[in-house]
Predicted 3D model of a 380-nucleotide RNA (Bacterial RNase P class A) from an Acidobacteriota bacterium. RNAcentral holds the sequence, with entries from ENA. The coordinates come from a structure-prediction model, not an experiment, and the mean pLDDT is 79. Taxonomically the source falls in Acidobacteriota (Bacteria, Pseudomonadati). It matches the Rfam family "Bacterial RNase P class A". The family's RNA type in Rfam is ribozyme. About the family: Ribonuclease P (RNase P) is a ubiquitous endoribonuclease, found in archaea, bacteria and eukarya as well as chloroplasts and mitochondria. A source record names the gene rnpB.
RNA sequence: GGAGCGGAACGGACGGCCGCUGGCCUCCGAAAGGGGGCUGGAGGAAAGUCCGAACUCCACAGGGCGGCGUGCUGGGUAACGCCCAGUCGGGGCGACCCGAAGGAAAGUGCCACAGAAAACAAACCGCCGAGGUCCGCGGCUGCCGCGGGCCGGCAAGGGUGAAAAGGUGCGGUAAGAGCGCACCGGGCCGGCGGUGACGUCGGUCGCACGGUAAACCCCACGCGGAGCAAGACCAAAUAGGGAGGUUGCCAAGGGCUGGCCCGGCCCGAGGCCUCCGGGUAGGUCGCACGAGCCGGCGGGCGAUCGCCGGCCCAGAUGAAUGGUCGUCGUCCCGCCUCCGGGCGGGAAACAGAAUUCGGCUUACAGUUCCGUCUCCGACA
Numbered sequence: 001g002g003a004g005c006g007g008a009a010c011g012g013a014c015g016g017c018c019g020c021u022g023g024c025c026u027c028c029g030a031a032a033g034g035g036g037g038c039u040g041g042a043g044g045a046a047a048g049u050c051c052g053a054a055c056u057c058c059a060c061a062g063g064g065c066g067g068c069g070u071g072c073u074g075g076g077u078a079a080c081g082c083c084c085a086g087u088c089g090g091g092g093c094g095a096c097c098c099g100a101a102g103g104a105a106a107g108u109g110c111c112a113c114a115g116a117a118a119a120c121a122a123a124c125c126g127c128c129g130a131g132g133u134c135c136g137c138g139g140c141u142g143c144c145g146c147g148g149g150c151c152g153g154c155a156a157g158g159g160u161g162a163a164a165a166g167g168u169g170c171g172g173u174a175a176g177a178g179c180g181c182a183c184c185g186g187g188c189c190g191g192c193g194g195u196g197a198c199g200u201c202g203g204u205c206g207c208a209c210g211g212u213a214a215a216c217c218c219c220a221c222g223c224g225g226a227g228c229a230a231g232a233c234c235a236a237a238u239a240g241g242g243a244g245g246u247u248g249c250c251a252a253g254g255g256c257u258g259g260c261c262c263g264g265c266c267c268g269a270g271g272c273c274u275c276c277g278g279g280u281a282g283g284u285c286g287c288a289c290g291a292g293c294c295g296g297c298g299g300g301c302g303a304u305c306g307c308c309g310g311c312c313c314a315g316a317u318g319a320a321u322g323g324u325c326g327u328c329g330u331c332c333c334g335c336c337u338c339c340g341g342g343c344g345g346g347a348a349a350c351a352g353a354a355u356u357c358g359g360c361u362u363a364c365a366g367u368u369c370c371g372u373c374u375c376c377g378a379c380a
Stems, first nucleotide, its partner, number of pairs: 001376004005371006012328007020041009043350001047361002050359005055227004067223005072086005087101001088099004102218002107216002109212003124158002126154003131151009166184006185207001186205008231285004241276005249271002253267005292311008330347007
């Protein structure tokens, strides 16, 4: 100098003018409302709504079956499928990165095409001719040699496949084969180290157990449902429900008195009046002090925890958080230059609170910083 790896941070700054919205103070006004001042007002992801919780309501003796989720180990946490530290496996020369990473000797199933065979092994090409038998030829006689066929032996090599019944080598053999041996791999047992996953060493067994559980299944652990339109409170108008009153208001009807009528007295549906309760519109709360933020110190490899000090940091609901101008900063293009720079033009993402937190994932113009970090090249 080039190419990388890991981690952290920013997401234009300042000012003027015009607006929107929460809070407080103040003035005008009987009130409704209006004016003024001060002050707060989006994000690293506010997003996807994928996990885990807080909170609220509903349900709930206890247990089993079933269902769903998670799945190496240890730790962190309110909790998690998140995070940290490790183990094992895979990738990269490396810094580092990735992994749904329990069980296939509990059982069942599946393994397309190709291939002889896809799991109680098998034999297409091939290899062999030890053993049995037949034929031919020769030696020459019931024996031997050569060639070939059949029965037979084998699984080394070829071929198929994603995968072929441990691998490599030597010996061995008719040819071969863990048939024998060495090394590697594997099973089992034990010692040592580690909290553990696991590692390592030794012994032993020729090797029994192909793959697949993002197939059923088995094992271990966890799990009630709905969600702030949860839910709580206040509460019109109209309609409807209940209780009471109805003397001087209206009134269907009935009873008593009575021979009948008037009259008098009593009961009384309904109207009317008063009160009560449920629900709706509307309003208030939930709802902004919290698993909070910042700094320091301490424990811990770390996630994180403890202590001390400081701070208050959006709360809308036809849903605010904006627009414009100027200066500066960053980048790009063009022109000029006295090489210091100057002038003109242009560009700047993803997105946007809606009960609240902890995570994960996804999107993102332009940048900055950190590291006894890695590899390559050059020079000293």